[in-house]
């Protein structure tokens, strides 16, 4: 260098054009407990950047940026 593929809450991760952007885990808070875990009830937080299609993009396209695989 070529070609595929991946980028979403702190972490994993769902989400195939009109979703309030869901879940687990994590942290906050409170309830339960003699405490501390465990268990119950809230809550906090998120689409990598710029363009383009569209009425309408997290979702399709294009370029860039990062990461992975492969060939050479």
């Nucleotide at each position: 260098g070529g070609u595929c593929c991946c980028a979403u809450c702190g972490u994993c991760u769902a989400g195939c054009g009109g979703u309030u952007a869901g879940g687990a885990c994590a942290c906050c808070g409170g309830g339960u407990u003699u405490u501390c875990a465990u268990c119950c009830c809230g809550g906090c937080a998120a689409c990598c950047g710029g363009g383009g299609u569209u009425c309408g993009a997290u979702u399709c396209c294009c370029c860039g940026u990062g990461g992975g695989a492969u060939c050479a």